The RNA shown here (c-di-GMP-I riboswitch aptamer) has 85 nucleotides and comes from a soil metagenome. Model confidence (mean pLDDT): 85 of 100.
[in-house]
RNA sequence: GACAAGGGCAUACUGGUAAAACAUACAGGACGCAAAGCCUACGAUCUGAGAGUUCUUAAGAACUUAGGAUAGCGGGGUUACCGAA
Numbered sequence: 001g002a003c004a005a006g007g008g009c010a011u012a013c014u015g016g017u018a019a020a021a022c023a024u025a026c027a028g029g030a031c032g033c034a035a036a037g038c039c040u041a042c043g044a045u046c047u048g049a050g051a052g053u054u055c056u057u058a059a060g061a062a063c064u065u066a067g068g069a070u071a072g073c074g075g076g077g078u079u080a081c082c083g084a085a
């Protein structure tokens, strides 16, 4: 990068399992994706078990917080298929 060829990935949703988690992973499924290949949690975002603070007679509640996550949010690194005009 072309209504080209051959291929690839997989959103919402559903399902059960794992998980503290209505985060997330996994399977089905296709919204889309030209790096939605691979690596990286730096920024961003999600969850909030544990911890802390406050309130409460108590049960409990509110707030803060990642050590749990997302690479299909941005950034960085790295590799690569096809080939018309």
Base pairs, nucleotide, nucleotide: 001082008033009032013028014027015026017025018024031072037078038077039076040075042074043073044070045069046068050065051064052063053062054061055060